This is a predicted structure of a 73-nucleotide RNA (transfer RNA) from a Myxococcales bacterium.
The sequence was found in a public genome assembly.
The organism belongs to Myxococcales, within Bacteria.
Its Rfam family is "tRNA". On this family, see Hou, Trends Biochem Sci 1993: "The tertiary structure of tRNA and the development of the genetic code". Its family is annotated with triplet codon-amino acid adaptor activity in the Gene Ontology.
Its mean pLDDT, the model's own confidence on a scale to 100, is 80.

[in-house]
C1' cells in the first nucleotide's frame, strides 16, 4: 500500500430481506431482614462512529472519512 470483519445503553452484545431499537450485566427505587447479601418487583438512560446519497421512510442500502482488530505485500 491492497484485502476482510467490525463500531448500537456503563460494561459484553443482539437486532429487524428498510417501517419510530432490545437482551444480559451494572445502576436506581421499592418488598424481605434487626441490619445486611441473596431473592424479587418496577425503571432503558441512546446523536446505531462521521458526512452526503437513495427514499414517502435508513441502525439497516450506496459512496466517501475516521478508529479498531486480522490476513497480504
Nucleotide at each position: 500500500g491492497g484485502c476482510c470483519a467490525g463500531a448500537u445503553a456503563g460494561c459484553u452484545c443482539a437486532g429487524u430481506c428498510g417501517g419510530u431499537a432490545g437482551a444480559g450485566c451494572a445502576g436506581c427505587g421499592g418488598a424481605c431482614u434487626g441490619a445486611a447479601a441473596a431473592u424479587c418487583c418496577g425503571c432503558g438512560u441512546g446523536u446505531c462512529c462521521c458526512c452526503a446519497g437513495u427514499u414517502c421512510g435508513a441502525c439497516u442500502c450506496u459512496g466517501g472519512g475516521u478508529c479498531u482488530g486480522g490476513c497480504c505485500a